[in-house]
C1' cells in the first nucleotide's frame, strides 16, 4: 500500500432497524453515636461526515483513531 476487527458515560461493558441498559465512580437521602459496608434516588454516553429508512449505535459509503494479518 491491501484486508479484517474495533470506537457506547469519568472508567469497564450489553445493546443484529423502534423508550440507549448494566457495573464502578460522581451527587442526594435512608441506615448508623461516627466512618465504612448496606439499600433508594439523581446526573452523565453512541468516534466525524454523508446515504437507505417513516424510524439508524445497528445497515452502506467515505474518513479518524487503535488492534491484528498480508505485502
Nucleotide at each position: 500500500g491491501c484486508g479484517c476487527c474495533g470506537a457506547u458515560a469519568g472508567u469497564c461493558u450489553a445493546g443484529u432497524g423502534g423508550u440507549a441498559g448494566g457495573a464502578c465512580a460522581g451527587g442526594g437521602g435512608c441506615c448508623c453515636u461516627c466512618c465504612a459496608a448496606g439499600c433508594c434516588c439523581c446526573u452523565g454516553a453512541c468516534c466525524c461526515g454523508g446515504g437507505u429508512u417513516c424510524g439508524a449505535a445497528u445497515c452502506c459509503c467515505g474518513g479518524u483513531c487503535g488492534g491484528c494479518g498480508c505485502a

Transfer RNA from an archaeon, 71 nucleotides, folded computationally. Its Rfam family is "tRNA". It is annotated as a transfer RNA. About the family: Transfer RNA (tRNA) molecules are approximately 80 nucleotides in length. The prediction has a mean pLDDT of 83.